[in-house]
């Protein structure tokens, strides 16, 4: 310096993998972390503490979860026991006890559960129109009466529950009547209202009444808070209000009479759906997000659904009544029931415990107390479900044991791990003691916790993983199978990814999968994203709510900030300090609790009130500009049509056609008319407008802007959900028009087809008029305002200045290019921002499904606005890069064309290759780059193939055993087709005294052997090809976020990235030249076997000689643009010439860069796996490779006169030659055969070159051309010529008369043509490699085919255009829409119905207590009606779920069908609306975009 601050201090943020050939970014999707009421799979030693039906608020046996007082009260027993009594029976005791009742408190508490509730239900903060048993404190009373009923007993009904009638009694039960301090009503006089006794010798205690304080409690009101959907926009009649009752403890439509006509809603009413609420708990740096299980507040339920009673308090979880569903009893008349208390059962369910112990503790309820009750709890008890601890031992032990793995066989590894020594005993067992929780008592847990003692390493380790994220590796086995797999993906015969093993890494009494939830995820973005091209700017205004809003004083104190208070229950949570051995867990303080009330303060900001001010907005005035609208009227050039005229055969159309018009006169051309529609030039990245979109003149009406210039008004502004309004083209209604053009539709032609692109016609529309419609690639792909922030240069419109000049300067609004800083993923943008800010709208959140379904709204209709899920996929996508491809440019080469010459396609015939055949016809090679190739030579052999006979240590080789024998070698016999079997002779090594031993040979057995079996897609190695093309790369350094670029591109030149020049490049590597090797000239040495001017010689360089020429074989010279010139920049260089034999690389040759093509070859050879082993090996006879309808290649011969035949005659070169070459002579018509000289050869031979030149002969014909094919008859060679050689003579004498589409080689000693030799071979050449001889023609020239270089461009391609990719159609399959309708849910409205009850009326019922001498009244019961109401019932909507024959599109699925629509100009640029029409992509009309390539022009802009 950095994500920063706080008073200090504590405390605090991580990424990865996947889209591409690489790369940046946008963007999903996965993954690693914690967490959990958890399931589930493998395993499983012990203890603490917590936790335990999340699903059916489903039904529920069985027990138990609420009672207690005899000091309130009346009545009151039996068993038993004990006693009398012969028994019956009696007494006493049980006992005033048990039961049971009257009465008092409790039973509203504790417990369970989350259905219902979106609401003052909850949370917090507030308020009061209230109530308050039981306990506290205060205070005043407690006096005299009365009439009943349970219980009991008597009778009656019922199965029973239980009813009833009659009669007996008691109270702290009920009911008057005295008294009222206070308390209540009332303005006042006044008036109203109470009480209970009990226990105790007693003192006195416990009660009771009327009232006031407190304390806890309760009820009610308000303010803020926290779900989602607008595909849920209107909703309310007691509805909002008011008076007047009523009711309530209490305000209050809380009921109800009457008045008014309101109330709530876009700050989301009502509807629907979903859901107890909070402390908190999971996560997360924090903000947030997610949850509500234990544990604590509150709320709401207690089988549904009502409704009230009694009480302080309930509409009451183990109270009541009705109605329902359901279970059960039942004598069928009636009844009984309510686990969402604690066990437990059924039952759902992936899934949750024990019908346990106890009131010792805590606590609650009665009671004066003892006590009782207390399934609240307190503890056991099942589950590793969770957190915590602890344990399975510890030390020494290498010869690194076995065993199992791996092994390059050498050795590694498990591994001090085990064995085996020494030691320990936590936990676990035994045994023994023995607590605290408990104050005096009293302990379920419990003989527990904890302590001691004994024995013994003894009893006690699984899981999951090892391609890569992610720590961890190798071998078998399978072979796109079986299987894996959070994501990318693994598997197709070498799999660290699948199974097993064997090592590793992690965790650990657990470890893994699944499900959730929250991180990561800055992927909803307050903190802390975005919208030009990636998903995103509404088609554009004008404006309502809203939200923000210059400036200057003053007040105000709502936001703000700030200091105190109150409050924010406990528990959790953070620090400190405690207690269990430690932890978990768990006490005691502190702190936090980010919010909310109140009391103060301040007075910047920001509101709010007032008052100003001009700069923001506007209004005035003044002057220009402009395709800006809207009527209306005129113009003139073109098309077309009608009508004359002149004219003759054509005219149009297109790549060429053709339909089509035309001898009825037409295209042309002249005149005249008619009509409709568009306004050329000017026209210009000029102008105007808000945006679509505006263009011929003149007229009228009319909106807006821009500039000046004072002056005026004082913030009057800016944006803009809804709203409203305009809004290309195309479409729609009704009425006109209608030339031209032209969706459909006719016909021509393209084509494989052509519902198309072309061509002829043509109808809607295109125009007017009103009215709709409301979409566009409506785009500057870029919302509206405002303000800042280097510049350059056009150009509109206006002003000021200046000048001889609209000449130069300046300013103010517009439009345009280029570039700075800034941004930007980058492309690019750049004062006209995409750059810095504000302020307000609108819209994004991965492709696809889909701009679709549904539903709503608008619309005449097409459709438009609104807009989803189901299911799918891992990826879509944006910029750039690198290459690759274009029916994209642009320059350059090349026998690529073009100009030439000869060929091939066509005939016979050779030869290779596919096909077909066959027992085999071995096998390889398939565009260029297989096909007279591997094969430089298949009768046998080769040979690998087939039939058949044989052999199995094998036809060859090595190691070890054993056994025999020198051993090989010669040879016979028999049977065979031959290998081969059978048998038999012949002969015997070296060392050593011997025994033995050595090499060797042969059998016998072992481990290797063999294989031309498979895989060239496991491989090496050698090769083709592109290509002898001119290229391919790297270090530094520079430039970019990179991935790359630069340099290697540009001017020039060059066979060539050669070279020069220029340049953020400098430099070098492989490539290229060059150097090697041939050829041409010349010197020099060297002279046999070669050579011969000279001299001499012969038939002959034959000999003598000669060293000159020729030629050998060596070594050296010569060419370098060196010289002149011209051109080029003076450079490379190129053109010309000069010399030179040669002249710009002299020719020709070896020589082939990075790499392409899974090119080729496992059958040259080598090799990794695999298969084979009496056969896939190997030996033999013998067929076969050689077949024959046919196709192809590559060649030979030819088809003739530039030629055949005949006769003569001339001139090479390079080579071969000992199992060879073979001369001379002879024979033979020939092949050839005898012969055998001479030669290892510059000595000899093979060996005559031939085309050619000189006669003759043939005359254009299927020939005196062509030879094929056959028949006879010979040679050669070889064991052997029949399948199957080659040559010779006679004889025959076939197709063929120059080759059809198409296609090949070749630029100079070269094509063409003519011998000649040589490998390979016993023979066998038309092939294959080489020699010389003879020898042309043509290149204007790069538009064009092919092919290559290099620059550029687009690209949806990267497996790379042989790419990629669309749509119907068909299968198969899975989610959704519609759909006559069908079935449920759950509402809303109308009418009906009308329990139980509350309250109201009413009354020939019935009744102790007061009143009344009584009749009879107060009163109460009851019955009956009323109002209100729950089930239930009828009709009628609505909502939603389920289903549905048929149907419609959609989504996936290796290898289906039809096309080719898009990406390159994608072969008709392409998308974008809108219309029409076609099997399908799609075509076509109008309009519009560039997110079009390419070429030629303009305009602008940079550099001189």
């Nucleotide at each position: 310096a950095a994500a920063g601050g706080u008073u200090c201090a504590a405390a605090c943020g991580a990424g990865a993998g996947u889209u591409u050939g690489a790369u940046c970014c946008c963007g999903g999707c996965u993954c690693a972390g914690a967490a959990u009421c958890a399931a589930c799979g493998c395993u499983g030693g012990c203890g603490g503490c917590g936790c335990g039906c999340c699903u059916a608020a489903c039904a529920c046996a069985u027990g138990c979860a609420a009672g207690u007082c005899g000091a309130a009260c009346g009545a009151g027993a039996a068993a038993g026991g004990g006693g009398a009594g012969c028994a019956a029976u009696c007494c006493c005791u049980g006992a005033g006890u048990a039961c049971a009742g009257u009465g008092g408190c409790g039973c509203a508490c504790u417990g369970g559960u989350g259905a219902g509730u979106a609401a003052c239900a909850c949370g917090u903060g507030g308020a009061u129109a209230u109530c308050u048993a039981c306990c506290u404190c205060u205070u005043g009373g407690u006096g005299g009466g009365g009439a009943a009923u349970a219980a009991c007993c008597u009778g009656g009904g019922g199965a029973a529950a239980c009813c009833u009638a009659g009669g007996c009694u008691a109270a702290u039960a009920c009911c008057g009547c005295a008294u009222a301090a206070g308390u209540u009503c009332g303005u006042g006089a006044g008036a109203a209202g109470a009480a209970a006794g009990g226990c105790g010798c007693a003192a006195g205690c416990c009660g009771c009444c009327g009232a006031g304080a407190g304390a806890g409690g309760a009820g009610u009101c308000c303010g803020c808070g926290g779900u989602c959907g607008a595909u849920u926009a209107g909703u309310u009649a007691g509805u909002u209000g008011g008076c007047g009752g009523g009711g309530u403890a209490a305000a209050g439509g809380c009921c109800c009479a009457c008045c008014a006509a309101g109330a709530c809603g876009a700050a989301g009413a009502u509807c629907g759906a979903u859901a107890g609420c909070c402390g908190g708990c999971c996560u997360g740096a924090g903000a947030g997000g997610g949850c509500a299980c234990a544990c604590g507040g509150c709320c709401a339920c207690a089988c549904u659904g009502g409704c009230a009673c009694u009480g302080a308090a309930a509409c009451a979880c183990g109270g009541g009544c009705c109605a329902g569903a359901c279970u059960c009893c039942u004598a069928c008349g009636g009844g009984a029931g309510g686990c969402a208390g604690c066990a437990g059962u059924g039952g759902g369910g992936a899934a949750u415990c024990u019908u346990g112990c106890a009131c010792a503790a805590u606590g609650g309820g009665g009671g004066a107390a003892a006590c009782c009750c207390u399934g609240a709890u307190g503890c056991a008890g099942c589950g590793a479900c969770g957190c915590c601890g602890c344990g399975u031992g510890a030390a020494c032990g290498a010869u690194g044991a076995a065993g199992c793995c791996c092994u390059u066989c050498g050795g590694g590894g498990u591994g001090u791990a085990a064995a085996g020594u020494u030691c320990u005993u936590u936990c676990g067992g035994c045994a023994g003691g023995a607590a605290c929780g408990a104050u005096u008592a009293u302990g379920a847990c419990g003989g527990u916790a904890c302590c001691u003692g004994c024995a013994g390493a003894a009893g006690a380790a699984g899981c999951u993983g090892c391609g890569g994220c992610u720590a961890a590796c190798u071998a078998c086995g399978u072979g796109c199978c079986a299987g894996c797999a959070g994501c990318c993906g693994c598997g197709g015969u070498a799999a660290u990814a699948c199974g097993u093993a064997g090592g590793c890494a992690g965790c650990a009494a657990g470890c893994g999968u699944u499900g959730u939830u929250c991180g990561g995820a800055a992927u909803u973005a307050c903190u802390g994203g975005g919208c030009g091209u990636a998903a995103a700017g509404a088609g554009u205004g004008u404006g309502u709510a809203g939200g923000c809003g210059g400036u200057g004083u003053c007040g105000u104190a709502a936001g703000u900030u700030u200091g105190g208070u109150g409050u924010g229950a406990a528990a959790u949570c953070u620090c400190c300090c405690g207690g269990c051995u430690u932890a978990a867990c768990u006490g005691g303080g502190a702190g936090g609790g980010u919010g909310c009330g109140c009391c103060g303060a301040a007075g910047a900001c920001u509101g709010c009130g007032a008052u100003g001010c001009u700069u923001g907005a506007g209004u005035a005035u003044g002057a220009g500009a402009g395709a800006g609208g809207a009527a209306a009227g005129c113009g003139g050039a073109a098309u077309u049509c009608c009508u004359g005229g002149u004219g003759u055969a054509g005219c149009g159309g297109u790549g060429a056609a053709a339909u089509g018009c035309g001898u009825a006169g037409a295209u042309a051309u002249c005149a005249g008319g008619a009509g409709g529609a568009a306004c050329a030039c000017c026209u210009g990245c000029g102008g105007u407008g808000u945006a679509g979109a505006c263009g011929g003149c003149u007229u009228u009406c009319u909106g807006g802007a821009c500039c000046a210039u004072u002056a005026c008004u004082g913030a009057c502004g800016c944006u803009g959900a809804g709203a409203c309004a305009c809004g290309a083209a195309a479409g729609c209604g009704u009425g006109g028009g209608u030339a031209g053009c032209a969706a459909a539709c006719a016909g021509g032609a393209u084509u494989a087809g052509a519902u198309a692109c072309c061509c002829u016609g043509g109808u809607a529309g295109u125009c007017c008029a009103c009215g709709c419609c409301c979409u566009a690639a409506a785009c500057g792909a870029u919302g509206c305002a405002u303000a800042c922030u280097u510049g350059g240069u056009g150009u509109g419109a206006g002003c000021c200045a200046u000048u001889c000049a609209g000449u130069u300067g300046g300013u103010u609004c517009g439009u345009g290019c280029c570039g700075g800083a800034g941004c930007u993923a980058a492309c690019g943008c750049g004062u006209u921002a995409a750059g810095u800010a504000u302020g307000c709208c609108g819209c994004c959140u991965g492709g696809g499904g889909a701009g679709u379904a549904c539903g709503g709204u608008c619309g005449c209709a097409a459709g438009g606005c609104u807009g989803a899920a189901a299911c799918u996929c891992a990826a879509a996508g944006g910029a750039a890069u690198u290459g690759a491809c274009g029916g994209g440019g642009g320059c350059c080469c090349g026998c690529a064309c073009a100009a030439g010459c000869g060929g091939u396609g066509g005939a016979g015939c050779a030869u290779g290759u596919g096909g077909u055949u066959c027992a085999a016809u071995u096998c390889g090679a398939c565009g260029c780059a297989a096909c007279g190739c591997g094969a430089a030579g298949a009768a046998c052999c080769u040979u690998a193939c087939c039939u058949g006979g044989g052999c199995u240590c094998g036809a060859a080789c090595g190691g070890c055993u054993c056994u025999c024998g020198a051993a090989c070698u010669u040879u016979c016999g028999u049977g065979g087709a031959a290998a081969c079997a059978c048998g038999g002779a012949u002969a015997u090594c070296c060392c050593g005294c011997a025994a033995g031993g050595g090499a060797c040979u042969a059998g016998a057995g072992u481990c290797g052997a063999g294989g031309u079996g498979c895989u060239g897609c496991a491989u090496g190695g050698c090769u083709g090809u592109c290509g002898u093309c001119a290229g391919c790369u790297c270090g530094u350094g520079u430039c970019g976020u990179g991935a790359g670029a630069u340099g290697u591109u540009g001017g020039g030149u060059u066979a060539a990235g050669u070279c020069c020049c220029g340049c953020a490049a400098c430099g070098a590597g492989c490539g290229c030249a060059a150097c090697c090797c041939u050829u041409g000239c010349c010197c020099u040495g060297u002279u046999u076997u070669g050579c011969c001017a000279u001299c001499a010689u012969u038939a002959a360089g034959u000999u003598g000689g000669g060293a000159a020429c020729u030629a050998u074989c060596a070594g050296g010279g010569g060419a370098c643009c060196g010289c002149c010139a011209g051109c080029g920049a003076u450079a490379a260089g190129u053109u010309g010439g000069a010399g030179g034999a040669a002249g710009g690389u002299g020719g020709g040759g070896a020589u082939g860069a990075c790499g392409u093509c899974a090119a080729g070859u496992c059958a040259u050879c080598a090799u990794g796996g695999c298969c084979u082993u009496u056969a896939u090996g190997u030996c033999c006879a013998g067929g076969g490779c050689u077949a024959c309808a046919c196709a192809c290649g590559u060649g030979c011969u030819a088809c003739a006169a530039u030629g055949g035949a005949c006769g003569g005659u001339a001139c090479a070169a390079a080579g071969c030659g000992g199992c060879g070459c073979g001369a001379a002579a002879c024979c033979g018509c020939g092949a050839g055969g005898u012969g055998g000289a001479g030669c290892a050869a510059a000595u000899c031979g093979c060996a005559g070159a031939a085309a050619g030149c000189c006669g003759u002969u043939c005359u254009c014909a299927g020939u005196u051309c062509g030879g094929a094919u056959u028949g006879c008859a010979g040679g050669c060679u070889g064991c052997a010529a029949c399948u199957c050689g080659c040559c010779u003579g006679c004889a025959u004498g076939a197709a063929g008369c120059u080759g059809g589409a198409a296609u090949c080689g070749c630029u100079a000693g070269u094509a063409a043509u003519g011998g000649c030799a040589g490998a390979u071979c016993a023979g066998c050449a038309u092939g294959c490699u080489g020699c010389c001889g003879u020898g042309a023609a043509u290149a204007c020239g790069u538009u064009c085919c092919c092919g290559g270089g290099c620059c550029u461009u687009g690209u949806a391609c990267a497996c790379a255009c042989c790419g990629c990719c669309c749509g119907u159609c068909a299968c198969a399959u899975c989610a959704c829409g519609a759909a006559a309708g069908u079935g449920g849910g759950u509402u809303g409205u109308a009418c009906u119905a009308g329990a139980a009850g509350u309250c109201u009326g009413u009354g020939c019922g019935c009744c102790a207590a007061c009143c009344g001498c009584a009749a009879g009244g107060a009163g109460g019961c009851c019955a009956c009606g009323g109002c209100c109401c729950a089930a239930g019932g009828u009709a009628u909507g609505a909502c939603u779920c389920a289903u549905g024959a048929u149907u419609g599109g959609g989504g996936u699925g290796a290898a289906g069908u039809c096309g080719u629509a898009a990406c390159a100009a994608g072969g008709u640029a392409g998308c974008c609306g809108u219309a029409g029409g076609a099997g399908a992509a799609c075509c076509u009309g109008c309009g519009g975009c560039u997110g079009g390539a390419u070429c030629a022009c303009c305009u602008c802009c940079u550099u001189u």
Small-subunit ribosomal RNA from an Acidobacteriota bacterium, 1504 nucleotides, folded computationally. It was read from a public genome assembly. It matches the Rfam family "Bacterial small subunit ribosomal RNA". The prediction has a mean pLDDT of 85.